[in-house]
Context: one part of a larger RNA
RNA sequence: GAGUGAACGUUGGCGGCGUGCCUAACACAUGCAAGUCGAACGAUCCUCGAAUGGCUUGCUAUUCGAGGAGAGUGGCGAACGGGUGAGUAACACGUAGGUAAUCUCCCCUUGAGUGAGGAAUAACCCCGCGAAAGCGGGGGUUAAUACCGCAUAAUACUCUGAAACAUAAGCUUCAGAGUCAAAGCUUUCCGAGCAAUCGGACGGCGCUCGAGGAUGAGCCUGCGGCCUAUUAGCUAGUUGGUAGGGUAAUGGCCUACCAAGGUAAUGAUGGGUAGCCGGCCUGAGAGGGUGUACGGCCACACUGGGACUGAGACACGGCCCAGACUCCUACGGGAGGCAGCAGUGGGGGAAUUUUGCGCAAUGGGCGAAAGCCUGACGCAGCGACGCCGCGUGGAGGAUGAAGGCCUUCGGGUUGUAAACUCCUGUCAGAGGAGAAGAAAGCUCGAGUAAUCGAGUCUGACGGUAUCCUCAGAGGAAGCCCCGGGCUAACUACGUGCCAGCAGCCGCGGUAAUACGUAGGGGGCGAACGUUGCUC
Numbered sequence: 001g002a003g004u005g006a007a008c009g010u011u012g013g014c015g016g017c018g019u020g021c022c023u024a025a026c027a028c029a030u031g032c033a034a035g036u037c038g039a040a041c042g043a044u045c046c047u048c049g050a051a052u053g054g055c056u057u058g059c060u061a062u063u064c065g066a067g068g069a070g071a072g073u074g075g076c077g078a079a080c081g082g083g084u085g086a087g088u089a090a091c092a093c094g095u096a097g098g099u100a101a102u103c104u105c106c107c108c109u110u111g112a113g114u115g116a117g118g119a120a121u122a123a124c125c126c127c128g129c130g131a132a133a134g135c136g137g138g139g140g141u142u143a144a145u146a147c148c149g150c151a152u153a154a155u156a157c158u159c160u161g162a163a164a165c166a167u168a169a170g171c172u173u174c175a176g177a178g179u180c181a182a183a184g185c186u187u188u189c190c191g192a193g194c195a196a197u198c199g200g201a202c203g204g205c206g207c208u209c210g211a212g213g214a215u216g217a218g219c220c221u222g223c224g225g226c227c228u229a230u231u232a233g234c235u236a237g238u239u240g241g242u243a244g245g246g247u248a249a250u251g252g253c254c255u256a257c258c259a260a261g262g263u264a265a266u267g268a269u270g271g272g273u274a275g276c277c278g279g280c281c282u283g284a285g286a287g288g289g290u291g292u293a294c295g296g297c298c299a300c301a302c303u304g305g306g307a308c309u310g311a312g313a314c315a316c317g318g319c320c321c322a323g324a325c326u327c328c329u330a331c332g333g334g335a336g337g338c339a340g341c342a343g344u345g346g347g348g349g350a351a352u353u354u355u356g357c358g359c360a361a362u363g364g365g366c367g368a369a370a371g372c373c374u375g376a377c378g379c380a381g382c383g384a385c386g387c388c389g390c391g392u393g394g395a396g397g398a399u400g401a402a403g404g405c406c407u408u409c410g411g412g413u414u415g416u417a418a419a420c421u422c423c424u425g426u427c428a429g430a431g432g433a434g435a436a437g438a439a440a441g442c443u444c445g446a447g448u449a450a451u452c453g454a455g456u457c458u459g460a461c462g463g464u465a466u467c468c469u470c471a472g473a474g475g476a477a478g479c480c481c482c483g484g485g486c487u488a489a490c491u492a493c494g495u496g497c498c499a500g501c502a503g504c505c506g507c508g509g510u511a512a513u514a515c516g517u518a519g520g521g522g523g524c525g526a527a528c529g530u531u532g533c534u535c
Stems, first nucleotide, its partner, number of pairs: 001535004006531005013390006019383002021348001026346001027344002030342003035076003040073002044069012083300003093224007102217002107213008115150001117148002124140004128135002156179008165170001184205003188201005226272003233263003238260008275297004279290004302323005325336004354380001356379003362376001363374004393423004403414004427475001429470005437461001441456006478524005483505002486503001490519005500507002
């Protein structure tokens, strides 16, 4: 000098864009943060309407239709998104490759299929146990795109044979044998029926088995980047082989047996520290420092362990076990997990925000759709924490006013500074107008369709940005420094090695440009200094 997730002191007008627990991965009250689908399913309740019956004539019962609700079965999602950096020195990360050793819900392209049956169970009702949480307690009833057989099927899978390739394992092609699947719902139209409903057609959405792709993921290998020798040896599933098991898949991943290996001064093992990177800061560069915010990867979710479901987890707002802690309890037993967004206190700290608004946009989940959900996100709020922009006025104005300060008492200086005159009108203030961000969707029309045209609906921010008008210099300047050098800037008084200053040299013991105050001056300016840290 540059930089900073900064802090502290003094001061502080406005706006834009960013950014904000670096410490206790400490503990958490409260609210919200993951639901959705009635076009998979049966039942229940509510409202309205219709028909029929009863009668007290406006009520009730039954059936049907329309709309709605919250439970339950079922599907998809909940493995994303969001947080944190504890652990980890590791194929964790970065980079370059490999996988003939692999999987992949949804999505795209494409082939084939979607036949005929069965047995239950939740909801609901009755009973039992429990204070409650609740009960994988008992009995009765019912449905499905839930569950289970059967049928059918190859380019799938298994086995066998042949051929080409390959050292081999194997891979490809051909042939044969065997094995494995499914679920329906619905707009419109037509038909049958008193009706419930049933059948059919063009479509839409699904379901099953394949092939290919895309995406995502698993696994393997080379190389690369911390400190420590005041750590020198480490290693028995250890190193390799065979066989088997296991996995989507290779492999001591696991097991049995066999061999005795493997690794290390090119630093093993141990110890310490640490998430890694794109980047960011500095520097002419080489290098050094760093990993906040944004993006990629990893790890973790009170602590430790475990599996289940699933395409995907060993799963932050799932389950089970153990532990610590907190809470409820009828003492038998239960409930909980903010390193999600806000917020709380102890705090802990030098130090870090609102228990805000909205799903209007973008994105995500579900749904045929309308739509619902979304503390992701979009916004607003708070903080000069950072960067940037703007303002606090402009021109004229000398009897160089008054006052202050200095003085050699002549004057000098503050100083065109003020007053005063004439203007201007940013920001703030008042009044008025007032967006873009919003086309998707929906409706109608055209078209086989993709799509196109017209109309219409939707804005948290927000009556915000922006524009116009009004008035009037009115409301808006401080901080540090002035001995030397870095470094621009001097006098007076007070003090008297005291009080104090100081980054280094050093000032202060009676004329201190170095302390304190004043005047003056210098620097920067909504900031200015100080401190910490990095180059």
Molecule: small-subunit ribosomal RNA, 5' domain
Organism: uncultured bacterium